RNAcentral holds the sequence, with entries from SILVA.
A computed fold for a 1440-nucleotide RNA from Trichopus zeylanicus subsp. travancoricus, annotated as small-subunit ribosomal RNA.
Rfam family: Bacterial small subunit ribosomal RNA. Rfam links the family to the GO terms ribosome and structural constituent of ribosome.
Model confidence (mean pLDDT): 84 of 100.
[in-house]
RNA sequence: AGAGUUCGAUCCUGGCUCAGGAUGAAUGCUGGCGGCAUGCUUAACACAAGCAAGUCGGAUGGGAAGUGGUGUUUCUAGUGGAAGAUGGGUGAGUAACAUGUAAGAACUUGCCCUUGGGAGGGGAACAACAAUUGAAAAUGGUUUCUAAUACCCCAUAGGUUGAGAAGCAAAAGGAGGAAUCCACCCGAGGAGGGGCUCGUGUCUGAUUAGCUAGUUGGUGAGGCAAUAGCUUACCAAGGCGAUGAUCAGUAGCUGGUUCGAGAGGAUGAUCAGCCACACUGGGACUGAGACAUGGUCCAGAAUCUUAUGGGAGGUAGCAGUGGGGAAUUUUCUGCAAUGGGCAAAAGCCUGACAUAACAAUGCCGUGUGGAGGUAGAAGGCCCACGGGUCAUGAACUUCUAAGGAAUAAGCAUCGGCUAACUCUAUGCCAGUAGCCGUAGUAAGACAGAGGAUGUAAGUGUUAUCUGGAAUGAUUGGGUGUAAAGCAUGUGUAGGUGGCUUUUCAAGUCCGUCAUCAAAUCCUAGGGCUCAACCCUAGAUAGGUGGUUGAAACUACCAAGCUGGAGUACGAUAGGGGCAGAGGGAAUUUUCAAUGGAGUGGUGAAAUGUGUAGAUAUUAGAAAGAACACCAAUGGCAAAAGCACUCUGCUGGGCCAACACUGACACUGAGAGACAAAAGCUAGGGGAGCAAAUGGGAUUAGAUACCCCAAUAGUCCUAACCAUAAACGAUGGAUACUAGGCACUGUGCGUAUCAAUCCGUGCAGUGCUGUAGCUAACGCGUUAAGUAUCCCACCUGGGGAGUAUGUUCACAAGAAUGAAACUCAAAGGAAUUGAUGGGGGCCUGCACAAGUCAUGGAGCAUGUGGUUUAAUUCGAUGCAAAGUGAAGAACCUUACUAGGGCUUGAUAUGCCGUGAAUCCUCUUGAAAGAGAGGGGUUCCCUUGGGAAUGCGGACACAGGUGGUGCAUGGCUAUCAUUAGCUCGUGCCAUAAGGUAUUGGGUUAAGUCUCAUAAUGAGUGCAACCCUCGUGUUUAGUUGCCACCAUUGAGUUUGGAACCCUGAACAGACUGUCGGUGAUAAGCCGAAGGAAGGUGAGGAUGACAUCAAGUUAUCAUGCCCCUUAUGCCCUAGGUGACACACAUGUUACAAUGGGUGGGACAAAGGGUCGCAAUCCUACGAGGGUAAGCUAACUCCAAAAACCCAUCCUUAGUUUGGAUUGCAGGCUGCAACUCACCUGCAUGUAGCCGAAAUUGCUAGUAAUCGCCGGUCAGCCAUACGGCAGUGAAUUCAUUCCCAGGCCUUGUACACACCGCCCAUCAUGCUAUGGGAGAUGGCCAUGCCCAAAGUCAUUACCUUAACUGCAAGGAGGGGGAUGCCAAAGGCGGAGCUAGUGACUGGAGUGAAGUUGUAACAAGGUAGCCAUACUAGAAGGUGCGGCUA
Repeated sequence: AGAGUUCGAUCCUGGCUCAGGAUGAAUGCUGGCGGCAUGCUUAACACAAGCAAGUCGGAUGGGAAGUGGUGUUUCUAGUGGAAGAUGGGUGAGUAACAUGUAAGAACUUGCCCUUGGGAGGGGAACAACAAUUGAAAAUGGUUUCUAAUACCCCAUAGGUUGAGAAGCAAAAGGAGGAAUCCACCCGAGGAGGGGCUCGUGUCUGAUUAGCUAGUUGGUGAGGCAAUAGCUUACCAAGGCGAUGAUCAGUAGCUGGUUCGAGAGGAUGAUCAGCCACACUGGGACUGAGACAUGGUCCAGAAUCUUAUGGGAGGUAGCAGUGGGGAAUUUUCUGCAAUGGGCAAAAGCCUGACAUAACAAUGCCGUGUGGAGGUAGAAGGCCCACGGGUCAUGAACUUCUAAGGAAUAAGCAUCGGCUAACUCUAUGCCAGUAGCCGUAGUAAGACAGAGGAUGUAAGUGUUAUCUGGAAUGAUUGGGUGUAAAGCAUGUGUAGGUGGCUUUUCAAGUCCGUCAUCAAAUCCUAGGGCUCAACCCUAGAUAGGUGGUUGAAACUACCAAGCUGGAGUACGAUAGGGGCAGAGGGAAUUUUCAAUGGAGUGGUGAAAUGUGUAGAUAUUAGAAAGAACACCAAUGGCAAAAGCACUCUGCUGGGCCAACACUGACACUGAGAGACAAAAGCUAGGGGAGCAAAUGGGAUUAGAUACCCCAAUAGUCCUAACCAUAAACGAUGGAUACUAGGCACUGUGCGUAUCAAUCCGUGCAGUGCUGUAGCUAACGCGUUAAGUAUCCCACCUGGGGAGUAUGUUCACAAGAAUGAAACUCAAAGGAAUUGAUGGGGGCCUGCACAAGUCAUGGAGCAUGUGGUUUAAUUCGAUGCAAAGUGAAGAACCUUACUAGGGCUUGAUAUGCCGUGAAUCCUCUUGAAAGAGAGGGGUUCCCUUGGGAAUGCGGACACAGGUGGUGCAUGGCUAUCAUUAGCUCGUGCCAUAAGGUAUUGGGUUAAGUCUCAUAAUGAGUGCAACCCUCGUGUUUAGUUGCCACCAUUGAGUUUGGAACCCUGAACAGACUGUCGGUGAUAAGCCGAAGGAAGGUGAGGAUGACAUCAAGUUAUCAUGCCCCUUAUGCCCUAGGUGACACACAUGUUACAAUGGGUGGGACAAAGGGUCGCAAUCCUACGAGGGUAAGCUAACUCCAAAAACCCAUCCUUAGUUUGGAUUGCAGGCUGCAACUCACCUGCAUGUAGCCGAAAUUGCUAGUAAUCGCCGGUCAGCCAUACGGCAGUGAAUUCAUUCCCAGGCCUUGUACACACCGCCCAUCAUGCUAUGGGAGAUGGCCAUGCCCAAAGUCAUUACCUUAACUGCAAGGAGGGGGAUGCCAAAGGCGGAGCUAGUGACUGGAGUGAAGUUGUAACAAGGUAGCCAUACUAGAAGGUGCGGCUA
């Protein structure tokens, strides 16, 4: 410090996720020791038994022991004192003077310290105890006695009240032999503590906006330690609040802790300060201090007890129990230390505290050994089988430690982020997962193993906080298109504000003082062996308050200025607004006339209208609405918006001149004004247009697009509504920062008689563009640049602008505006492709123009389907289907049935044995099995070896078994289309672009010119083969002009010709003319055998289709191994209702039959081709020359020509089918071959929709040959020559392709993407008749305890009085207040609820196809109507 994840790739926006640190943690696995810390975060839930607050006999009465007496010792229930207000626990409540900080005045303070003074004289009781008595208990009643440091009175007083007079108010003793000590009372001061007041800091919600009646203030009175509405009577009507009152929710606050670079975020365990609470609620008493955790009274809840009458207790003290929970310890020891209470003291008490126990809960330290040691050990794992690795090593030897190397290593991870890789098993299963994702038979991602990495007595996971996150942005973000500028003005509060000079010192700045407890953090030093831990000292920054100063800036005060702003004067442009008046064109209706059959409408039609006279034409009348041309990128207005002409009223702007005011300004939360269209209310109006609606079409349907009608509405008046893609998707104001061009308004200068031109200033409206900005697109003095001020708004997508609440509205609705749940994306700009029922250019037998066919019939072949024991397998749009197969009767053969074999039909290695080959017999369908006979190889170092047959055991063989989606190779296709790329440079943040685009041209990315490109590669072309012309050379088996010769080029001869083989020549837009840009090229001509690639072939770029092939071959992995291998016989691949494909033969006279006659090329032949002759009607058979081929054979070419018959008919067409008789091949011809003869003679008379091929020696037509092959199902396939056409206007359209451009929501790329209803499963949620609970205030009723007040109702030791009595006290009663309780209507809130609404999500459902391309009717926004659904239509708006 960053990383992963949206895309085919890129940049950006933006969310999600990860790596770090931390914890009072929990949990899985594991676990040696020590030190220091920490340990119910949940039920402030309930608690058994124990302990946590006692002490003083030197205040006092009394008891006991003991005693002869005095004394002594001991106990403490009672009286009395001080302490139980500390210590300890918890965080429920509390949003508050509770707390932090900084101040203040009207108070109090036991014990403690300092100091002044005092303690004189009297008195009366009450407990205990005793007696008696009640009660279950707790606990009492009555009578009698008694002490004190308990209580009372008098006196005294440096106190207090009061102006004063005057009034009121103290005390106690104890110990000691004594000195003396301790205690007591009244004052003053202090220290520390406490009470009170106030400035300021301290969470969320406005879907909480008004709250308040003792409320705010005053006066009197009361009350308190003290101030005060603290309380009360009266008076006034105040007080708080958008700087957030009130209400609701949540919460103890702080020092600190934790994360962070910091700013800041989160938190408030342990330790420390403060507060609050003590089962829940209320109350007071005592006291210095409490409204009191281990006190008291009352009420309530639950618990315990009881004799049922009544009583008792309160662990949020320490341990502990139950419960809750993911989860948190011992019913330990001790007062030894520190601290506290009492005491004169010894001392007693102390679950405070100090220790210990339990827990890896955390932090820190430390160990589990060190050295040597190779046969590189066994074993595991991997392997290319060679080896590698665990292995820097176990065993073993030695060392160390008091002893003995002994007792001590795990956990997680290994696809990327993220350090660390292989094997096996599994097979979208099991599983994994923080995100992306992984797993469908070769998983580095699951599980196991080996190895590796990290960490280590721990290590992973989970949870929470923070960081990363600049993802709420003060530091430090944004708003044209990604989320985001209010539709637009006016203007209140607020914020901000021009120039000059004063005053002041609030802000600001410097210094200084006080304070912010300690601990913590930081720095230095020190102590535990180190560290954690502990001790000592120091300290920055910062906050608050005081104080001495400074005066630039902001604010304040005062005085000025004119530049901002405004006013007045003078001109001026304008669809600015409101009202009134006038006008013509058009439309419709109507009246009249002419006229006579249609009109209207559409892609085409129909509905409609018309002989009752339409449409059309002419003239007249009426009505309503809108204002052609001018007109523009133009003008005006705040926006919405504004257009015939004239008049009236009226708002704003700009220009000129420079008189006046003197900062009067900018923005603007709330507020208020205006606000298209649609819509609503009432009344008018209604020509045209036109939602809804009706009808006609279209269509699979058509609730649409098109057509005919037509109502609201559109118009006016009055009142609502308040929204639009209300857009420049761009808030307002001010200043600054290059230019150029154009227009509008208005000045100036110059020229001109003038119109007007040119130059220039101000204001406005546009285009282009520099710097700069921007993710890019783009913006660019009219900023989206550089800055300042103010306002509004945004924070992932969906859910959703929905629900709920509230406000507004007549309604429709508008405004404000969530959550649960769900996804890992959604999105912007640009790029490359692909694609479009987008555009431009171009090509092709692509269309067109022709020609022959297919599709109809019969047959052949192939395929599908069906059938079957099997009908083996593959190929399936073009690019499968006469394809693999250039040839299935057996074989082939892979399939089926049956019979057999198991180291195998075949290969290599080992052992044994025999040479081998051969012959015969039995059995069997054959394979095979059994028996007999014959025979005895080669080399040699004499051991043996080589070759070969048989037998045996094991390694292995074998597989047309699977996977073409694991592969190689080969092939099809786009396509013989003209494309596809690279180096360097340049441009762009980048993907990428440029070159390769553009003007011409070509068959061609062919060439040329231009050009930030310049070169190159691969394709194109050419080089290769065949054909076409010629020359040279060579003439046998080919040829024959001349001379001879023959039946015959037969022979001699010839080398001219033909032909054959070889080698050359020839064609290059080379020449001429025209055209083009003086180019490339194109057109025409000449010459030439051939002319613009001469014709044909071979040659097939980068890629695409997971195209085809594992059954040609090769090959990884998987599978079978007495079988999925091998051998054999028979069957099947040839089946047959049917469908398709490719062919063939035909339907006839351009023909068929018969007879005669003519002309090829290219092939093949010795397991072969076969002449000739004989024979058969024929297929054939017999015989047998020749030929290893320019020699011989196949071999007859056929269409064609001549002659003749047939004469338009299912025929002398056509030949299927069937019968009989034969032939050939072959072990074999039934399933299942071919051929021949005779007989039979089907369908078919040119073929619907649709569709194929072909542009010249081509189509069409005619025959010939070959391979495979014993034969052949060949009508196929591959070649050869013969005869030999028609047409091409042209590129509009169909198909395919290429280039450029454009749109895109596609990238698996249009066979794409994608919307809504419906059906179905699941999930969360709204409404809901209601019913249930909680909280909060409030009115009324009742009213405990208790304070206060009142009270001759009762009673009473101290004082007083002679007495009666009085003063004072107690009880009772009454009153105010008042907890709990009861009744009532509100408010808020939680879960629940029949039924119901939409939403999200899932899987290959259903219906359509709304959107993305002109998405096939451009889309979208607001609004209204309408429809199964997406949607459609009307009106207005926007361009995205």